[in-house]
Context: one part of a larger RNA
């Protein structure tokens, strides 16, 4: 001079973007942050109104409503938010490889969607328990579970054969032999078969299920090269190198294990120890380079501590289990409950850091045919000169160079066109009044067109039309009122370094960033007047370059 997630003094008008716990990965009241689906299922209240009846206590019905709130199932909860404790590592980053893998939901494409079973939760009964919650009996569904038919372009064995290669496999093929599958729901419909208004176990659409291949995605595992400091850390290593062989895994591997070898790593820094999340990035700086790693965005890692596995396409799971500990509540003392490093917010720490705020209009995501319902993500508001920008505090005239101040050589000099006075302006802030864009969709009705069908029924797609949806907000914006009115500080003036005089003080009191000021005329201390610099900021700390 730059910068800063800044703090501190003094000061303070408004906007607009953007940013706010660096410390104690302390502890945490309280609310809320993952639910959805009845078009998978079986079951189903209540108050309240309405009607009767009545010994006025009450009862029966209907509606409420197949709603509510529970329960079986499914799918989601591994996204999505937060935090940096640990990690010096394939942990990041690049480059690559997986001929050693997996992939839930989506898409392609082809093929199926058959015949049965027994349960069992909600419910009802009994019973223990203070509570959490459990337990016998006893009824029930199912897109819950289970057996069985069918099946290859799957997968396993065995017998061939081709083509390619990195020489162990890959891909393509011929033949036997064994295994593995399936769940319906909702609409429309009468051609065809059975009952015949219509209906189905008939047809037909739609969304689903099963087995397969291949895609896209998102992931595993391997591997070159980069990756912080100390040798005042010189040896380190028994699952430790290899090997065979079982055994795990989605897969390769001492991943494990059993047996055999006796390696294997280091001075080109191994082992130790400190510290540290990595990188795009950011800040400097002419660049090399240094430094650093808030916010945004990619990875990783963590979810009171430590350890486990289940489930599941995916986790060894932030609001899941389970096991040990430290802490807090509850308890009838027998036994239970908790985990804010998700937004808020509380208490401590700290120089230091916001609201227990509004909406799911809009993006984005789960669920679901939708409809809509969740979402503290995310949109926006609130608070804070923290930072960037911007704009305002007025503009023109106006010399009797006025009063007052301060200087003084007492002549003046300054302050200073600065004020007043006269003329005009109307940004912002104040007042009325008007007022957006951000909304497009989904979805419904309804029309054309094309596909499905036996079909002018249904349904699937594209287009047109109409209907609907706004936290932010009566905000931005506009237009009109009034009226110069409501708006300027800080910090410096001895040299560095832009700006000087006077009083006060007298090595005191104090100054200071580095020379260095003060001891009776102090441009250096403390005022005052002037003056320089910057400006809603200025200054002063603490930190990079």
């Nucleotide at each position: 001079g730059a910068a800063c997630g800044a703090a501190c003094g003094c000061u303070g008008g408004c906007g607009g973007c953007g940013u706010g716990c660096c410390u104690a990965a302390c502890a945490c009241a309280u609310g809320c942050a993952a639910g959805u689906c009845g078009a998978a299922c079986g079951a189903g209240a209540a108050a309240g109104c309405c009607c009767g009846c009545u010994u006025c206590g009450g009862u029966g019905g209907g509606u409420g409503a197949g709603u509510a709130g529970a329960g079986u199932g499914g799918c989601g909860a591994a996204c999505g938010g937060g935090u940096g404790a640990g990690u010096a590592a394939c942990g990041c980053g690049u480059g690559g490889g997986u001929a050693a893998c997996c992939u839930g939901c989506c898409c392609u494409u082809a093929c199926g969607u058959u015949g049965g079973g027994g349960a069992u939760a909600a419910c009802a009964u009994g019973c223990c328990g203070a509570a959490a919650g459990g337990c016998u009996u006893g009824c029930u569904a199912a897109u819950a579970c289970c057996c069985g038919a069918u099946a290859a372009c799957a997968u396993u064995u065995c017998c061939g054969g081709a083509a390619c290669c990195c020489c162990g496999g890959u891909u393509c093929u011929g033949g036997a032999a064994g295994u593995c599958a399936a769940a319906g729901g909702c609409g429309a419909c009468c051609u065809c078969u059975c009952c015949u208004u219509g209906g189905a176990a008939g047809u037909u659409g739609u969304c689903g299920c099963g087995a397969a291949a291949g895609g896209a995605u998102g992931g595993g595992c391997c591997c070159g090269c980069g990756u912080a400091c100390c040798a005042u850390u010189a040896g380190c290593u028994a699952g430790u190198u290899g090997g065979u062989a079982a055994g795990g895994u989605a897969a390769c591997g001492g991943c494990u294990u059993a047996c055999c070898a006796a390696g294997g790593c280091u001075g080109a820094g191994a082992u130790g120890g400190u510290u540290a999340g990595c990188u795009g990035g950011u800040c400097u700086g002419a660049g090399a380079g240094g430094a650093u790693g808030a916010u945004c965005a990619g990875c990783c890692a963590c979810a009171c501590u430590g350890g486990g596995a289940c489930u599941g396409a995916g986790a060894c799971a932030c609001g899941g289990c389970c096991c040990a500990g430290a802490c807090u509540c509850c308890u009838a003392c027998g036994g239970g409950a908790g985990g804010c490093a998700g937004c808020a917010g509380u208490g401590g720490g700290g120089a230091a850091u916001a609201u227990u705020g509004c909406g799911c209009a809009a993006u984005g995501g789960a669920g679901g045919a939708a409809a809509c319902c969740c979402u503290g993500a995310c949109g926006c508001a609130g608070c804070a000169a923290c930072g960037c920008c911007g704009c305002g505090u007025g503009a023109g005239u106006g010399a009797a160079g006025a009063a007052g101040g301060c200087c003084u050589u007492c002549g003046g000099g300054u302050u200073g066109u600065a004020a007043a006075g006269c003329u005009c302006u109307g940004u912002c802030a104040g007042g009325u009044g008007g007022g957006a864009a951000g909304a497009a969709a989904c979805a419904c009705a309804u029309c054309a067109g094309u596909c499905u069908c036996a079909a002018u029924a249904g349904g699937g797609c594209u287009g047109g039309u109409g209907u609907u949806u706004g936290a932010c907000g009566g905000u931005a914006c506009c237009a009109c009122c009034a009226g110069a009115g409501g708006a300027a500080g800080c910090a410096c003036c001895g040299g560095c370094u832009a700006a000087c005089u006077c009083c006060g003080u007298g090595c005191c009191a104090g100054c200071a960033g580095c020379c260095g000021c003060g001891g009776u005329a102090a441009u250096a201390c403390g005022g005052a007047g002037g003056g320089u610099g910057c400006a809603a900021g200025c200054g002063u700390u603490g930190u990079u370059c």
Annotation
A computed fold for a 545-nucleotide part of an RNA from a metagenome, annotated as small-subunit ribosomal RNA, 5' domain. Rfam family: Bacterial small subunit ribosomal RNA. The full RNA is in RNAcentral, with records from SILVA.